[in-house]
RNA sequence: AGUCGAUGGCCGGGGUGCCCGCAGGGCUGAGAACACACCCGCCGAACCUGAUCCGGGUCAUGCCGGCGAGAGGGAGCCACUGAUGCUCGAAC
Numbered sequence: 001a002g003u004c005g006a007u008g009g010c011c012g013g014g015g016u017g018c019c020c021g022c023a024g025g026g027c028u029g030a031g032a033a034c035a036c037a038c039c040c041g042c043c044g045a046a047c048c049u050g051a052u053c054c055g056g057g058u059c060a061u062g063c064c065g066g067c068g069a070g071a072g073g074g075a076g077c078c079a080c081u082g083a084u085g086c087u088c089g090a091a092c
Stems, first nucleotide, its partner, number of pairs: 002084004007079004011041004016035001017027004047073003053066004
């Protein structure tokens, strides 16, 4: 160099379901529509498509798992920095 990461700024991407009768309350979750937000940005499972999918479970629901370590798509620049450490050179 490269690889694997962290933090900050600005900018950008994204979801808002299920149950009870609205409000309101309950379930899971980082977040369930404005959240004094939350999550994610190629180091990309944030999120979308597949999906009116498959298995399990629940009052119910992506609630859990699969799908998905050659499934596909998906939003970046700068600053700063940790680890590992190739090659070449210098010195000893």